RNA sequence: CUUUGAUAAAGGCACGCCUGUUGUAAAGCAGGUUCGCAAAGCCUGAAGUCCAUUUAUAUUUGGGUGGUUCAGCUACCGGA
Numbered sequence: 001c002u003u004u005g006a007u008a009a010a011g012g013c014a015c016g017c018c019u020g021u022u023g024u025a026a027a028g029c030a031g032g033u034u035c036g037c038a039a040a041g042c043c044u045g046a047a048g049u050c051c052a053u054u055u056a057u058a059u060u061u062g063g064g065u066g067g068u069u070c071a072g073c074u075a076c077c078g079g080a
């Protein structure tokens, strides 16, 4: 530097649920708990999907989902 991931070590995050709060909604944020995750770290680039809106079904516009998939960037430890 490339590649790879266990029955290791040190750690990390937090599905869902509860409480509070923001939002028309999807959903977000904070605290607690913890199903899982080798990128479940970062970022909406594309697709999928969800909400609102528009439209004669198709469709238009905006928002969400990074724990839906692929892509991009960065990274601990061990093996080759």
Base pairs, nucleotide, nucleotide: 002080003079004078005077012037013036016033017032018031019030020029021028022027035067041073042072045070046069047068048065049064050063051062052061